[in-house]
RNA sequence: GGGCGCGUAGCUCAGUGGGAGAGCACUACGUUCACACCGUAGGGGUCGCUGGUUCAAUCCCAGCCGCGCCCA
Numbered sequence: 001g002g003g004c005g006c007g008u009a010g011c012u013c014a015g016u017g018g019g020a021g022a023g024c025a026c027u028a029c030g031u032u033c034a035c036a037c038c039g040u041a042g043g044g045g046u047c048g049c050u051g052g053u054u055c056a057a058u059c060c061c062a063g064c065c066g067c068g069c070c071c072a
Base pairs, nucleotide, nucleotide: 001071002070003069004068005067006066007065010024011023012022013021018055026042027041028040029039030038048064049063050062051061052060
């Protein structure tokens, strides 16, 4: 330098045009003498960045950035 894949909550990931979600983690309450487990409720997101397509973009397209693998 070229090709491919990935980037979404603190972590692991799903979601692939019209509601941003799950598990774990965190907080509060219940339960217990207390802790753990369990139950209920809650907080936490510019969906990597910029632009384009569209009535509408996490999703489609282009460029850039970061990470990984392969080729040279």
Predicted 3D model of a 72-nucleotide RNA (transfer RNA) from Hyphococcus sp. It matches the Rfam family "tRNA". It is annotated as a transfer RNA. The prediction has a mean pLDDT of 83.